[in-house]
Context: one part of a larger RNA
RNA sequence: UGACGGGGGCCCGCACAAGCGGUGGAGCAUGUGGUUUAAUUAGAUGCAACGCGAAGAACCUUACCAUCCCUUGACAUCCAGUGAACUUUCUAGAGAUAGAUUGGUGCCUUCGGGAACACUGAGACAGGUGCUGCAUGGCAGUCGUCAGCUCGUGUUGUGAGAUGUUGGGUUAAGUCCCGCAACGAGCGCAACCCUUAUCCUUAGUUGCCAGCACGUAAUGGUGGGAACUCUGGGGAGACUGCCGGUGAUAAACCGGAGGAAGGUGGGGAGGACGUCAAGUCAUCAUGGCCCUUACGGGAUGGGCUACACACGUGCUACAAUGGCGCGUACAAAGGGCAGCGAACUUGCGAAGGUAAGCGAAUCUCAUAAAGCGCGUCGUAGUCCGGAUUGGAGUAUGCAACUCGACUCCAUGAAGUGGGAAUCGCUGGUAAUCGUGGAUCAGAAUGCCACGGUGAAUACGUUCCCGGGCCUUGUACA
Numbered sequence: 001u002g003a004c005g006g007g008g009g010c011c012c013g014c015a016c017a018a019g020c021g022g023u024g025g026a027g028c029a030u031g032u033g034g035u036u037u038a039a040u041u042a043g044a045u046g047c048a049a050c051g052c053g054a055a056g057a058a059c060c061u062u063a064c065c066a067u068c069c070c071u072u073g074a075c076a077u078c079c080a081g082u083g084a085a086c087u088u089u090c091u092a093g094a095g096a097u098a099g100a101u102u103g104g105u106g107c108c109u110u111c112g113g114g115a116a117c118a119c120u121g122a123g124a125c126a127g128g129u130g131c132u133g134c135a136u137g138g139c140a141g142u143c144g145u146c147a148g149c150u151c152g153u154g155u156u157g158u159g160a161g162a163u164g165u166u167g168g169g170u171u172a173a174g175u176c177c178c179g180c181a182a183c184g185a186g187c188g189c190a191a192c193c194c195u196u197a198u199c200c201u202u203a204g205u206u207g208c209c210a211g212c213a214c215g216u217a218a219u220g221g222u223g224g225g226a227a228c229u230c231u232g233g234g235g236a237g238a239c240u241g242c243c244g245g246u247g248a249u250a251a252a253c254c255g256g257a258g259g260a261a262g263g264u265g266g267g268g269a270g271g272a273c274g275u276c277a278a279g280u281c282a283u284c285a286u287g288g289c290c291c292u293u294a295c296g297g298g299a300u301g302g303g304c305u306a307c308a309c310a311c312g313u314g315c316u317a318c319a320a321u322g323g324c325g326c327g328u329a330c331a332a333a334g335g336g337c338a339g340c341g342a343a344c345u346u347g348c349g350a351a352g353g354u355a356a357g358c359g360a361a362u363c364u365c366a367u368a369a370a371g372c373g374c375g376u377c378g379u380a381g382u383c384c385g386g387a388u389u390g391g392a393g394u395a396u397g398c399a400a401c402u403c404g405a406c407u408c409c410a411u412g413a414a415g416u417g418g419g420a421a422u423c424g425c426u427g428g429u430a431a432u433c434g435u436g437g438a439u440c441a442g443a444a445u446g447c448c449a450c451g452g453u454g455a456a457u458a459c460g461u462u463c464c465c466g467g468g469c470c471u472u473g474u475a476c477a
Stems, first nucleotide, its partner, number of pairs: 001477002003474003007471007015461002019425005026316008034307002043052001064302007073125001077124002079121005086103001089100004107114002127291002130289003136285002138280002141276001143274001148187006154163003167178003193268004198236007208225002212223003239262001242256005318418001322377007334365003339358002344353003384415001389410006431453007
């Protein structure tokens, strides 16, 4: 100087407390461990691995296994020779591949040849998701959006160092004020950026329709309008600016006015010096090591989907604030041409047929659901719950057996609110309800986003956990 203390002081955080809803029990989905297996590829492992990389494993992906094949190679550069490239059909085979066969003779040219491409041959070389993240770059995790981490000059100490950065207040903040052997400065904080909440202005098409007409069973449907909503461009607005009080006359804090909004208005982006030899050699790049008729390359089939079991994360429930039936209302944000697909029609349905419109404020996905009204069920393993299984189908795709999704009929398991323990959340939040998107041929209960309805509680900081500052002890570095 640090680190540590079941030392002290001060102060924060859904850290506790106060509340609301869960997990832990059930069934299923998904990830992991373990076991099994020819293989169940491999990485991630306290917080900070485990619906994680994977925004989507039937083939492909794919790295694994079995079998069948290739060896200058699937890919790059160079040399020589042949042939344009390309294309049709047949045979064998699981295919890779091998054999046969049809059409084709192009472009530039100094007529020597050349350019692109294909095949053959020789070697330089290619290739490796092989190892090392403890050789590395890059990227991102974590402490932590915590308020800290440092430097120059000066001063001080023999020195390591100290001072500044401590102290008195204050703040979300090393934020600001005052004081001070310090005076300044940098990286952080904040602000500048995006979004949301109010208003003004401008522009009105595909959006809008107040007033005036026309028309319809109905609809901004039509003329028209530029008010309103909305869209998107420009501005205004919030700064403790104003008032009162407290305070040291400071910084600031408390209350108030005005205001759409008040003291950082809400949300996002943004992560200092460093820590964890934390993670990634399997995104990529890369040193070293290793393989070179194989640890490289191609193909078919299988596996990654196994199942006594254990754990994590979720979904659905156990019901009446509910289930079911009929009727009825109100969103936002997105996607669409190898696409979204209306209307009509067939089917109980998943869907099919036909097909208008739309590269979309125009057409379409597309009925939002919870809600509201009426009816029914009457506490029952039930008109709760839907697992499992049998049968019949639909669409996608070369192909749904291993191994996908959805529909209909039948079946109708566990489950009556969950032990010890444990998680999230402070407001348009939790809870609850639907909607869309990426990936994607098909395949979400995951992920990302969107709106609807919309709470309870916070006395307080003694205690648990994590963190910041000062101080003290130390046989630790």

Annotation
RNAcentral holds the full RNA, with entries from ENA and SILVA. This is a predicted structure of a 477-nucleotide part of an RNA (small-subunit ribosomal RNA, 3' major domain) from Idiomarina fontislapidosi. It matches the Rfam family "Bacterial small subunit ribosomal RNA". The source organism's lineage runs through Bacteria, Pseudomonadati, Alteromonadales, Idiomarinaceae and Idiomarina. The prediction has a mean pLDDT of 86.